This is a predicted structure of a 103-nucleotide RNA (c-di-GMP-I-GGC riboswitch aptamer) from Desulfosalsimonas propionicica. Of the family's consensus pairs, 95% are formed in the model. Its mean pLDDT, the model's own confidence on a scale to 100, is 81.

RNA sequence: UAUGAUAAAGCCAAACCAGUCGAUAGAUUGGGACGGAAAGUCACGGGUCUUUUUGACGCUGAUAUUUCUUUGCGUACGAAAAAAGAUAGCCGGACUGCCAUUU
Numbered sequence: 001u002a003u004g005a006u007a008a009a010g011c012c013a014a015a016c017c018a019g020u021c022g023a024u025a026g027a028u029u030g031g032g033a034c035g036g037a038a039a040g041u042c043a044c045g046g047g048u049c050u051u052u053u054u055g056a057c058g059c060u061g062a063u064a065u066u067u068c069u070u071u072g073c074g075u076a077c078g079a080a081a082a083a084a085g086a087u088a089g090c091c092g093g094a095c096u097g098c099c100a101u102u103u
Stems, first nucleotide, its partner, number of pairs: 002101003011036002016031006034089001040095003044092003047087008057074003061070002
């Protein structure tokens, strides 16, 4: 430097259950293991989720390519946006690190 094995020193711990915290998403501790070679750290970009406010558009296919027309779907049982948050075990990115093999 590269790779990640049914190996190996060890590590983490989904769902679910119980306690605590939070209005919520969720966090944390214990139990528990679905999994993980960064499932270690960081909310920087995208996604998803929560709350509040505003309150009618949004996505998609065709034509055109600034406009116009039009298909399908969602939408006041809330479109979309903004703000504040959550998620690092959704993806990308940044930083750091163990073991084995390899250069």